[in-house]
RNA sequence: CUAACCUGCUGGGGGUGCUGUAACGGCUGAGAUGCGGUGAACCAUUCACUCGAUCCCCUUGAACCUGAUCUAGGUAAUGCUAGCGAUAGGGACUGCGGAAAAUUAGUUGC
Numbered sequence: 001c002u003a004a005c006c007u008g009c010u011g012g013g014g015g016u017g018c019u020g021u022a023a024c025g026g027c028u029g030a031g032a033u034g035c036g037g038u039g040a041a042c043c044a045u046u047c048a049c050u051c052g053a054u055c056c057c058c059u060u061g062a063a064c065c066u067g068a069u070c071u072a073g074g075u076a077a078u079g080c081u082a083g084c085g086a087u088a089g090g091g092a093c094u095g096c097g098g099a100a101a102a103u104u105a106g107u108u109g110c
Base pairs, nucleotide, nucleotide: 001106002105003104004103006098007097008096009095011058012057013056014055015054017027018026019025020024033052034051036050037049038048039047040046041045064090065089066088070083071082072081073080
């Protein structure tokens, strides 16, 4: 000095499970949302799409999806933990700033 970290504006992507006595709580997690809306099947429930909130992620990509009604372990139960995954496959290929110090990485000088 640059980048990361922190932060402002802005563009885009994604998730919302298990469980109790279900009013309201419990478990893990960054996050498990609203008596939201619309449509279809259906006959009282389910599915699909969409809007808002929250949180996370944007190729330096494990945010997230498929594999998966997977495998092993564990739990009241559940992607709860690990594997799968250091040639598994996909996945948004943003930009412009601000910032005192510390920390990490790189470069340069002494």
Molecule: TPP riboswitch aptamer (THI element)
Organism: Fimbriimonadaceae bacterium